[in-house]
Molecule: transfer RNA
Organism: Nocardioides sp.
């Protein structure tokens, strides 16, 4: 400097344009002499910032950030 992907709970990650999910965590609780382990309840998000397109945008267009990968 040019191409591509990617950005979503604390973490890893789904998520068909129509009220945002699931694992883990996090916390109560039951089990247990306790402790794990196992059940169970609660806890969880201004979806990365702006703008557009729609009735309507996590999704589809633009652009700008952060990270990744490739050429030069």
């Nucleotide at each position: 400097g040019g191409g591509c992907g990617u950005a979503u709970a604390g973490c890893u990650c789904a998520g068909c344009g129509g009220u945002a999910g699931a694992g883990c965590g996090g916390u109560c609780g039951g089990c247990u002499u306790a402790c794990a382990c196992c059940c169970g309840g609660c806890u969880g998000g201004u979806c990365g910032g702006g703008g557009g397109u729609u009735c309507g945008a996590u999704c589809c267009c633009c652009u700008c950030u952060g990270c990744g990968c490739c050429c030069a």